Overview: The RNA shown here (THF (Tetrahydrofolate) riboswitch aptamer) has 93 nucleotides and comes from a bovine gut metagenome. Its Rfam family is "THF (Tetrahydrofolate) riboswitch aptamer". From the family's description: Tetrahydrofolate (THF) riboswitch was first reported for Ames et al. as an RNA motif in 5' untranslated (5'-UTR)regions of folate transport and biosynthesis genes in Firmicutes genomes. The family has 101 seed sequences and 747 matches in Rfam 15.1. The prediction has a mean pLDDT of 82. RNAcentral holds the sequence, with entries from MGnify. Of the family's consensus pairs, 91% are formed in the model.
């Protein structure tokens, strides 16, 4: 000196949920967990309160429920592609 290795965000797919309203997002509070190890938040993650807030239609059918084509700034999900830890220590050349 360089470089490898996280949580995780983005992007397609696949398989869901919702649409009879979860869920996403937004505020406060309280907690975890985060490159091999220690430690850590401006990222992530849980629960609690709060505020706001939608695209539905078609068909079968008594309702219910089922299908199909949308919608939703949907999912602790599976696969791929891509980016990708401050500090000290280690690893590799």
């Nucleotide at each position: 000196c360089a470089g490898a290795g996280u949580a995780g965000g983005u992007c397609c797919g696949g398989c869901g949920c919702g649409u009879a309203a979860a869920g996403u997002g937004c505020c406060g509070c309280g907690g975890g967990a985060u490159g091999g190890g220690a430690c850590g938040u401006u990222g992530c993650c849980c629960g609690c309160g709060g505020a706001c807030g939608a695209a539905g239609c078609a068909c079968a059918c008594g309702c219910a429920u089922g299908u199909g084509c949308g919608c939703g700034g949907u999912g602790c999900c599976c696969g791929g592609a891509u980016c990708g830890c401050a500090u000290c220590c280690g690893c590799u050349g």